[in-house]
Context: one part of a larger RNA
RNA sequence: GAUUGAACGCUGGCGGUAUGCUUAAGACAUGCAAGUCGAACGGAAUCUUCGGAUUCAGUGGCGGACGGGUGAGUAACACGUGGGAAUCUACUGAGUAGUGGGGGACAGCCCGGCGAAAGCCGGAUUAAUACCGCAUACGCCCUACGGGGGAAAGGCGCAAGCCGCUAUUUAAUGAGCCCGCGUAAGAUUAGCUAGUUGGUGAGGUAAAGGCCCACCAAGGCAACGAUCUUUAGCUGGUCUGAGAGGAUGGCCAGCCACAUCGGGACUGAGACACGGCCCGGACUCCUACGGGAGGCAGCAGUCGGGAAUAUUGGACAAUGGGCGCAAGCCUGAUCCAGCAAUACCGCGUGUGUGAAGAAGGCCUGCGGGUUGUAAAGCACUUUCAGUUGGGAAGAUAAUGACGUUACCAACAGAAGAAGCACCGGCUAACUCCGUGCCAGCAGCCGCGGUAAUACGGAGGGUGCAAGCGUUAAUC
Repeated sequence: GAUUGAACGCUGGCGGUAUGCUUAAGACAUGCAAGUCGAACGGAAUCUUCGGAUUCAGUGGCGGACGGGUGAGUAACACGUGGGAAUCUACUGAGUAGUGGGGGACAGCCCGGCGAAAGCCGGAUUAAUACCGCAUACGCCCUACGGGGGAAAGGCGCAAGCCGCUAUUUAAUGAGCCCGCGUAAGAUUAGCUAGUUGGUGAGGUAAAGGCCCACCAAGGCAACGAUCUUUAGCUGGUCUGAGAGGAUGGCCAGCCACAUCGGGACUGAGACACGGCCCGGACUCCUACGGGAGGCAGCAGUCGGGAAUAUUGGACAAUGGGCGCAAGCCUGAUCCAGCAAUACCGCGUGUGUGAAGAAGGCCUGCGGGUUGUAAAGCACUUUCAGUUGGGAAGAUAAUGACGUUACCAACAGAAGAAGCACCGGCUAACUCCGUGCCAGCAGCCGCGGUAAUACGGAGGGUGCAAGCGUUAAUC
């Protein structure tokens, strides 16, 4: 000098665009953040013009694996980059072939019972795109190549047809796996390793593999740093620098990991699942003491910690997502608004004229000098803020939270708008008074013990300016 997710002190007019718990991955009151489909299904309630309509718990489907948060863990194929083969992929696009005929249940409703509650149990009855056989099989799967195996669901519509369903191929998208290279510090860590290293066989997985198991062999890694310890999410990037490099990884984007702590699987195309389940621990709450309920590292908000970080706001209008044939519903994603000079950028706080060089202040050698064209006065202007009126784009027919929008016009009046640090040298800027090694200053050198340009005040000046200084940190 540049920079910052900054903080502190003094001060503070406006706008735009960004950013805003870096600390306790501490604990959380309250509300909201994931639903949707009646064109899959039976039913209940209400209304009824008796045609039907609306709403709802339940069965069923799709979605709750996305989106959103955080960085605790992780020094690792986690990430970056370049390759690879032994894989899966709901919804979507394209293609081929089908969609025949049966059956038995379970919720709900009803009846009964237990419990404080959460909830649970028994009986009877029932529908389906829920469940299970049978038939069929171009292609599909298994095969010892002889053969064997496996499917479906209907709904809406007057109809045409549309939306589905089953099997399979292909594409796309997404994901899993393997490898080369790169990616902290410490040797005051030198040896580490028994599923360890390899083989055979079997199991397991969507899939290669000690991934797991049995048996066999005795290997494997390491001074080119194994193992251990400490620290840390990685990258695109960001800051600085002429560059090389150094530092860093907040916002935004990609990947990874986590969801009170630890473990586990279930469902599913996909999870070992933030707002799912089970078990254990800690904590909090309810309880009739028998037993139950919970998980903000979602958005707000509270307490705590801290130098320090915002509203318990509006809207689905746009973009996008889920469901639905659709109308539409949901969406704290998102778009907006609020708060904060936290940062960057822009603008304003007037302009011209004005010497009696006014008054006052300060200094003085008492003549004067300076503040100073500064003020007043005179003549103007009206940006921003204010008031009134008009008024877009964002929306394609309709639909605008933002919105008292942006923007435009008119009106009034210099009116509402300047501070902070410094002035011994480095370093731009000097005098007076007070103080008297005191009080104090200080980044370094150093000032202060009676004439202090260095302390405190004043006048004057210098530098920046809605900021200015200080502290911290990086280059």
Molecule: small-subunit ribosomal RNA, 5' domain
Organism: Thiothrix lacustris DSM 21227